[in-house]
Context: one part of a larger RNA
RNA sequence: CUGGGCGUAAAGCGCGCGUAGGCGGCUUGGUCAGUCGGAUGUGAAAGCCCCGGGCUCAACCUGGGAAUUGCAUUCGAUACUGUCAAGCUAGAGUAUGGGAGAGGGAAGUGGAAUUUCCGGUGUAGCGGUGAAAUGCGUAGAUAUCGGAAGGAACACCAGUGGCGAAGGCGACUUCCUGGCCCAAUACUGACGCUGAGGUGCGAAAGCGUGGGGAGCAAACAGGAUUAGAUCCCCUGGUAGUCCACGCCGUAAACGAUGUCAACUAGGUGUUGGGGAGCUUGACUCCUUAGUAUCGCAGCUAACGCAUUAAGUUGACCGCCUGGGGAGUACGGUCGCAAGACUAAAACUC
Numbered sequence: 001c002u003g004g005g006c007g008u009a010a011a012g013c014g015c016g017c018g019u020a021g022g023c024g025g026c027u028u029g030g031u032c033a034g035u036c037g038g039a040u041g042u043g044a045a046a047g048c049c050c051c052g053g054g055c056u057c058a059a060c061c062u063g064g065g066a067a068u069u070g071c072a073u074u075c076g077a078u079a080c081u082g083u084c085a086a087g088c089u090a091g092a093g094u095a096u097g098g099g100a101g102a103g104g105g106a107a108g109u110g111g112a113a114u115u116u117c118c119g120g121u122g123u124a125g126c127g128g129u130g131a132a133a134u135g136c137g138u139a140g141a142u143a144u145c146g147g148a149a150g151g152a153a154c155a156c157c158a159g160u161g162g163c164g165a166a167g168g169c170g171a172c173u174u175c176c177u178g179g180c181c182c183a184a185u186a187c188u189g190a191c192g193c194u195g196a197g198g199u200g201c202g203a204a205a206g207c208g209u210g211g212g213g214a215g216c217a218a219a220c221a222g223g224a225u226u227a228g229a230u231c232c233c234c235u236g237g238u239a240g241u242c243c244a245c246g247c248c249g250u251a252a253a254c255g256a257u258g259u260c261a262a263c264u265a266g267g268u269g270u271u272g273g274g275g276a277g278c279u280u281g282a283c284u285c286c287u288u289a290g291u292a293u294c295g296c297a298g299c300u301a302a303c304g305c306a307u308u309a310a311g312u313u314g315a316c317c318g319c320c321u322g323g324g325g326a327g328u329a330c331g332g333u334c335g336c337a338a339g340a341c342u343a344a345a346a347c348u349c
Base pairs, nucleotide, nucleotide: 004320005319006318007303008302012317014201015200016199017198021194022193023192025088026087027086028085029084030083031082033081034080035077036076037075038074039073040072041071042070049065050064051063052062053061054060091191092188093187094186095185096183097182098181099180103177104176105175106174107173108172109171110154115149116148117147118146119145120144121143125136126135162169163168206247207246208245209244210243211242215241216240220236221235222234223233258316259315260314261313262312263311266294267293268292269291270290271289272288273287274286275285276284277283278281298305299304322349323348324347331342332341333340334339
């Protein structure tokens, strides 16, 4: 290199955008680079292979042929690929009219609840647990009523509902803004797919600077439990959780399933559009884009998947090659650090 694989056995980059590269719709014509055929030259000899010959045979020696799958020149073929020219509309995109949505960013507003503070009523307990204790309370707590402050999160609606590439997104209003879907036409005319490097986004935790701090709560303290209890339980409680800006770049970042396209029985539910029908309804049917569930063929080691494929194919990328050592050491790049990325070997079973 060929070959085999990647849902759960090793293996899909966390997710986009995109450079090089790879691959690429339909028709006509030119060209003949790739491709195919013929001829000529060359492809040393020896060796290998075939048919013969010589040593009594063989090894060995020897004659002829084949082969040397190549290269060059030349003459042709023109389906396919390339290339050039012209065109097309089924891919892709643009315009018009509608539609749904926790998609993103900023500003403002709201109510419930917790906590704290102030005031009223009121009196001996409250709190907590399996049971307790630490703790709080006669300096008046808990409870209850009124008022104030402040921070964080948005009950019901809420749904195998919606949106987003993924991470993720849930009170309300306004402004800015991305994507998607549908219908009917018109337009551009292959403008496409994938994507090594690269670049952007990327939960939580963590880091830097400055704010903020109600509740919760690593660390920590105390009380219990226990043989002990550096736990589980309880009372407290600091980082943090929140905001702004900057970093980090990792997750069971999961559908453990890369992206795109085509094809291959159906049934049922649901979300957003469009259309038709009549009995005008909490209706029926058709269609389209999602999202679920059941199921045929097929696939699978089985489990299961099954038009949202793990079926049948094509294009491109990534990745795997026994377990441990080890996602470690060393080196390099990045980072303030924590560390991240890249990534072995000895040895051992």
Molecule: small-subunit ribosomal RNA, central domain
Organism: uncultured prokaryote